The RNA shown here (TPP riboswitch aptamer (THI element)) has 99 nucleotides and comes from a Lysobacterales bacterium. Of the family's consensus pairs, 91% are formed in the model. Taxonomically the source falls in Lysobacterales (Bacteria, Pseudomonadati, Pseudomonadota, Gammaproteobacteria).

[in-house]
RNA sequence: CGCGUGAAGCGGGGGUGCCGUGCGAAAUUGCCCGGCUGAGACAGUCCCUUCGAACCUGAUCCGAUUUGCAUCGGCGUAGGGAGCUUCGAGCGCUACGCC
Repeated sequence: CGCGUGAAGCGGGGGUGCCGUGCGAAAUUGCCCGGCUGAGACAGUCCCUUCGAACCUGAUCCGAUUUGCAUCGGCGUAGGGAGCUUCGAGCGCUACGCC
């Protein structure tokens, strides 16, 4: 000088589906309660923050499966997506000094 697992600080990003009872409504549908999956179903700093399938788009997508969501595979080496600072074990390279 370079690489740098990791740590801290301060920031930032994201989602909210499906089923059933009841009530209201002409109806699309809305609300309450219960249940399912999930980290999270407007909820808890829950998850994610470029090593970025957190999440969004394509997508009211395609195949299997389910009452449905969920799940599995595809799409997907797709297109997007929120970060800076400080510390730092260790490793590598180079130069100089001493013995």